[in-house]
Context: one part of a larger RNA
Molecule: large-subunit ribosomal RNA, domain IV
Organism: Planctomycetota bacterium
């Protein structure tokens, strides 16, 4: 100088990306405990006090005895002792305020993530009548389930209050079925190749029946087109221009386009590009944090909206305590590194 540990003047987060580290607190008993709340809880809230040992004296219990005393054992009450110190060691929550996310106890990247991520009650939808849907398996069979629509299987959402708006034009599902399209296949009109056989200018022509190639109408489902419903199906939810008797603003009108033009909430948000927005709190002093505004660059309702009490090794801020994190390092204790043996 390095690891592990002790103690530290004064000051007390001035360290840092951040109070990581490390300190404080800490165990029973009493007293006392607040907003909020789902009345359970918050809560060990917070925040106080007491705790050793010696002497006297009471009360209840048990035992024992006739009865007592005396013994266990709980508990008041007076007095006194010592010591810096009485939960005399070890062991043993730091508190609090706000703010986001997620309700909760759970799960998880064995070996960088424990989380606001996954799961979850509950909620909704869509399949499913039983030899069930549905998953394995060519099948046989098997799960489901020795279960039956209060069951079972998919899917979103994710407790619990308040809610959940418009759009069915695509895209998907489901229903329809009158017309359009449409495979094999049915169907075979007309045609071509073979040639008996007939004509020949001997080159060839032409040709019936078989067989055969090829095939035109017409008849052929389902699908698609159509033709409806369905968004807690996938999904989508405008633009201009004008206008109130200071200005400024637009309830109001005009137009132009859509399937419809974004409702309640929430909103510089874990979403805000401009941005450290502006204005308030909060610091001497604040891109962060908190409350507001609304110019939503680009919020929004189960890819669920806005709350909410609990509860979190979660995530921003703030204060009290408390510290060697620091101003600033210093002393000590083991152990190392070095050096000489």
């Nucleotide at each position: 100088c390095c690891c592990u540990c002790g103690u530290g003047a004064a000051g007390g987060a001035a360290c840092u990306a951040g109070g990581c580290a490390a300190a404080u607190u800490a165990a029973c008993c009493c007293c006392g405990u607040a907003a909020c709340u789902u009345c359970g809880g918050g809560a060990a809230a917070a925040g106080g006090g007491g705790u050793g040992c010696c002497c006297c004296u009471g009360u209840g219990g048990g035992u024992g005895u006739c009865a007592a005393a005396g013994c266990c054992u709980a508990u008041g009450g007076g007095g006194g002792c010592c010591g810096c110190a009485g939960a005399g060691a070890a062991a043993u929550g730091g508190c609090u305020c706000u703010a986001g996310c997620g309700a909760c106890u759970g799960u998880u990247u064995a070996c960088u993530a424990a989380a606001a991520a996954c799961a979850c009650a509950g909620c909704a939808c869509c399949c499913u009548g039983c030899g069930a849907a549905c998953u394995c398996g060519u099948a046989a069979g098997a799960g489901g389930a020795u279960g039956u629509a209060u069951a079972g299987g998919g899917u979103g959402u994710g407790a619990c209050g308040c809610g959940u708006g418009c759009u069915c034009g695509g895209u998907g599902c489901c229903g329809g079925u009158a017309g359009g399209u449409u495979a094999a296949g049915g169907g075979g009109a007309a045609g071509g190749g073979u040639u008996a056989g007939c004509c020949u200018u001997c080159g060839g022509g032409u040709g019936a029946a078989g067989c055969u190639c090829a095939u035109a109408a017409c008849c052929g489902a389902a699908g698609c087109c159509c033709c409806g419903g369905u968004a807690a199906a996938c999904g989508g939810c405008g633009g201009c221009c004008g206008u109130a008797a200071c200005u400024a603003u637009g309830a109001c009108g005009g137009u132009c386009c859509u399937a419809a033009g974004g409702u309640a909430g929430c909103g510089a948000a874990g979403u805000u590009c401009c941005u450290u927005g502006u204005c308030g709190g909060g610091u001497a002093a604040g891109u962060u944090c908190c409350g507001a505004c609304c110019u939503g660059c680009a919020u929004g309702a189960a890819u669920c909206g806005c709350g909410u009490a609990a509860c979190g090794a979660c995530u921003g801020g703030a204060g009290c305590a408390c510290u060697g994190u620091c101003u600033c390092c210093a002393c000590g204790a083991g152990g190392g590194a070095c050096u000489c043996g």